[in-house]
């Protein structure tokens, strides 16, 4: 279930930053942006230890490890005229099968 979360297509909408300096090209250079991607990172959760108090279980601190979120942070990479591309999004179509 006239199909939850979640995936994935397709139309559509969708921000920010220099059309910047050198350079005969290629190519260098200095500003900047945060929405592909990516990386860190919170409470919490597990185990292990150590320490209190305890008759045991189980409690409290502390350390180490691991798991743990983004529209926060970074700016690797991408991206700063238009075009591409763009998290996200509205409709739709497929996927899948029970939570929202």
């Nucleotide at each position: 279930a006239u199909g939850a979360u979640g995936g994935g297509g397709g139309u559509g909408g969708a921000a920010g930053a220099g059309a910047c300096c050198c350079u005969u090209g290629c190519g260098g250079g200095c500003g900047c942006c945060g929405u592909a991607g990516g990386a860190g990172u919170a409470a919490u959760u597990u185990a292990u230890c150590g320490c209190g108090a305890g008759g045991u279980g189980g409690c409290g601190c502390g350390a180490u490890a691991a798991a743990g979120a983004a529209c926060c942070u970074c700016u690797c990479a991408g991206g700063c005229a238009a075009a591409a591309g763009g998290a996200c999004u509205a409709c739709u179509c497929c996927c899948g099968a029970a939570c929202c």